[in-house]
RNA sequence: GUGGCCUUAGCUCAAUCGGCAGAGCAGCGGAAUGUGGAUCCGCAGGUUAGGGGUUCGAUUCCCCUAGGCCACCCCA
Numbered sequence: 001g002u003g004g005c006c007u008u009a010g011c012u013c014a015a016u017c018g019g020c021a022g023a024g025c026a027g028c029g030g031a032a033u034g035u036g037g038a039u040c041c042g043c044a045g046g047u048u049a050g051g052g053g054u055u056c057g058a059u060u061c062c063c064c065u066a067g068g069c070c071a072c073c074c075c076a
Base pairs, nucleotide, nucleotide: 001072002071003070004069005068006067007066010025011024012023013022019056027043028042029041030040031039049065050064051063052062053061
């Protein structure tokens, strides 16, 4: 340089054919316990990497940019 895949909550990941963004862990509060852990109940947490386009409507489709991973090519 060429091609492919990925980027969503603090972390690991879902989200069907474009139609209300979710789970587990972590965090906070509570129950229970002599105390703590484990357990149970609840709460909070999002510019869906950034920008633009299409659409009534975009995490999802298209273009550009950034970052990560993989394969190939060139030079040494």